[in-house]
Molecule: transfer RNA
Organism: Bacilli bacterium
RNA sequence: AGGGGCAUAGUUAAAUGGUAUAAUAAUGGUCUCCAAAACCACUGUUGAGAGUUCGAUUCUUUCUGCCCCUG
Repeated sequence: AGGGGCAUAGUUAAAUGGUAUAAUAAUGGUCUCCAAAACCACUGUUGAGAGUUCGAUUCUUUCUGCCCCUG
């Protein structure tokens, strides 16, 4: 320099253009002599910008970061 992939909750991952979801973590509660475990409730999320569309995590494009390949 060229090519490809990835970016979603604190963390790990789903979501075939139509209300963003689960586990775990955090918080509160039940239980317990106390705690742990278990159970219940609850909070929180699409890397940034632009475009297409009635509607974008999803399609197009630019940028940012990370990884891989070629030379």